RNA sequence: CCGCGCGGGAGAGCCUCCAGACAUCCAGUUUUGAGGCGCCGAAGGAGCAACCUCCCCGGAACCUCUCAGGCGCUAGGACCGCGUGG
Numbered sequence: 001c002c003g004c005g006c007g008g009g010a011g012a013g014c015c016u017c018c019a020g021a022c023a024u025c026c027a028g029u030u031u032u033g034a035g036g037c038g039c040c041g042a043a044g045g046a047g048c049a050a051c052c053u054c055c056c057c058g059g060a061a062c063c064u065c066u067c068a069g070g071c072g073c074u075a076g077g078a079c080c081g082c083g084u085g086g
Base pairs, nucleotide, nucleotide: 001086002085003084004083005082006081007080008079013037014036015035016034017033019031020030021029022028038071039070040069044067045065046064047063051059052058
């Protein structure tokens, strides 16, 4: 440095519509899907460059962008710790 296992691990949501379920006097609640607008940065990707003593080469952020991804739980998750293999 890479792989694997275990543990930890942030941010950001409203509205409309179709259908179903619950409730039913009405109001309403909820699930999936679709759409609109908004939002988030910590998979991946891209940009800037402090820095790596200086130049070239090369590397390079938790900064910036938001293509991708994400915005209940789960999952995922940069990164951290432990163990293990190379």
Predicted 3D model of an 86-nucleotide RNA (Glycine riboswitch aptamer) from a soil metagenome. RNAcentral holds the sequence, with entries from MGnify. Model confidence (mean pLDDT): 76 of 100. Of the family's consensus pairs, 91% are formed in the model.